[in-house]
Background: The RNA shown here (Archaeal signal recognition particle RNA) has 318 nucleotides and comes from a Candidatus Hydrothermarchaeota archaeon. Lineage of the source: Archaea > Methanobacteriati > Candidatus Hydrothermarchaeota. It matches the Rfam family "Archaeal signal recognition particle RNA". Its family is annotated with SRP-dependent cotranslational protein targeting to membrane, signal sequence recognition and signal recognition particle, plasma membrane targeting in the Gene Ontology. The literature on the family includes a 2001 paper in J Mol Biol by Batey et al., "Structural and energetic analysis of RNA recognition by a universally conserved protein from the signal recognition particle". The coordinates come from a structure-prediction model, not an experiment, and the mean pLDDT is 83. The sequence was found by an Rfam model in a public genome assembly.
RNA sequence: CUGCGGGCUAGGCCGGGGGGCUCGGCGUCCCCUGUAACCUGAAACCGUCGAUAUGCAGGGGCCGAAGCUCCGGGGGCGGAGGCUCAAGCCCGCGUUUCAGCCCGGGACAGGGCGGUGAUGGGUCGUCCCGCAGGACCGGUGGUUCCCCAGUGCACCUCGGAGGGGGUGCGCAAAGGGGAUUUACCCGCUGAACCCCGUCAGGCUCGGAAGAGAGCAGCGGUAGGCGGGACAUGCGGUGCUUGCGGGGUUGCGGCUCGGAGCUUUUGUCCCGGUCAACUGGCGCGGGUGAGAGGCUCCCACCCUGGAGCGCGCCCGCUU
Numbered sequence: 001c002u003g004c005g006g007g008c009u010a011g012g013c014c015g016g017g018g019g020g021c022u023c024g025g026c027g028u029c030c031c032c033u034g035u036a037a038c039c040u041g042a043a044a045c046c047g048u049c050g051a052u053a054u055g056c057a058g059g060g061g062c063c064g065a066a067g068c069u070c071c072g073g074g075g076g077c078g079g080a081g082g083c084u085c086a087a088g089c090c091c092g093c094g095u096u097u098c099a100g101c102c103c104g105g106g107a108c109a110g111g112g113c114g115g116u117g118a119u120g121g122g123u124c125g126u127c128c129c130g131c132a133g134g135a136c137c138g139g140u141g142g143u144u145c146c147c148c149a150g151u152g153c154a155c156c157u158c159g160g161a162g163g164g165g166g167u168g169c170g171c172a173a174a175g176g177g178g179a180u181u182u183a184c185c186c187g188c189u190g191a192a193c194c195c196c197g198u199c200a201g202g203c204u205c206g207g208a209a210g211a212g213a214g215c216a217g218c219g220g221u222a223g224g225c226g227g228g229a230c231a232u233g234c235g236g237u238g239c240u241u242g243c244g245g246g247g248u249u250g251c252g253g254c255u256c257g258g259a260g261c262u263u264u265u266g267u268c269c270c271g272g273u274c275a276a277c278u279g280g281c282g283c284g285g286g287u288g289a290g291a292g293g294c295u296c297c298c299a300c301c302c303u304g305g306a307g308c309g310c311g312c313c314c315g316c317u318u
Stems, first nucleotide, its partner, number of pairs: 003316006011063004015033005023050005038059004067308009078297004083292003088287008098279003102272008110263004120256007127246008135237004139232003144179005150171009184228006195220004203212003
C1' cells in the first nucleotide's frame, strides 16, 4: 500500500406536500401522496419559534464512513389564485300584441230528459202573513153549597154519684148522604203549638148494672211528595182543518198542445277583461353548480450540475 474480517466515532434514516390558522415558519385540524420502516405526552382565549423560524418535551430501532445539502430540466397525483363563459335558483320591472283564471258568444263531439209526451201556456200545491179551530208537548190548577149524625159553651130540669132529658148560641176538615164543578182517583207520608174517631190494659164513680176521662194500638182529616185522569182564558210546534190575502225563479200534481229541450263533460274558435293570482317571454340585479384557458405551488418517478463528507483502532493477507 491492496484486499478481507471485527470493533469504534462523527454522521445519516425512520416520510413529503397542498389547504386552513398566523405578521411570518412549524405543530395540533382537513385533504393528497410515498416507504421495509418508530413510540409516548401536551397543545386554538393554543404549543413552539423569528427569514440561522420547516415544531416542543421524552424514549426507541436500523445503517454507519455511510452519505447529506443546494441549484436546475422532464413527466406528474393533488391544490391555490384571479380571468372569461355559464345552467339553475332568488329578487325587481315590463308584456294581455303569450296563455291560464274570469265574463259573453259559437262550432263539433259526448252525456241526460223526451210520443209512457220535450220547450211553452193555464191551474193547484209546495213558501209567507192574518183570523178561527184541532192535535201534540210543556206550564198551571184543585170549586161552591145543603141535610143528618157529631162537637164546644151557657142555661133549665131529674137523679145519692157516674149520669139522663131539654133549650139557645157557636164550630164543622174529620162519619154518612146529596147538589155543583176540571178541582177527582191511586200510592207513600202526615200533624212539636200538641187535629178527629175508636179506645185493650190500667185509672175514676158505683153495692151492682153501668157510666166517665183516656195512654198504646187501629182507622181517618188538613197539609206534603209522586203518578194518573180532568180542566185550561197561558207558552210552544219539522203536525193539521177552514176562510181571506200575498208570492212563485225552483220542484211536484192535473190540464192544453204536439217535437224538441238541456248540459258546472271535453276540444277548438271569436270577442271582452285582468299585470291582483299562476305559468310563459323580455330586461335589469344578486347568487352561482359547472366548463374553458392562464399563472403559481407540488407528493411521487426519471434526470443534469455544484458543495460538504468519505475518519480512528485491532487481526489476517501481499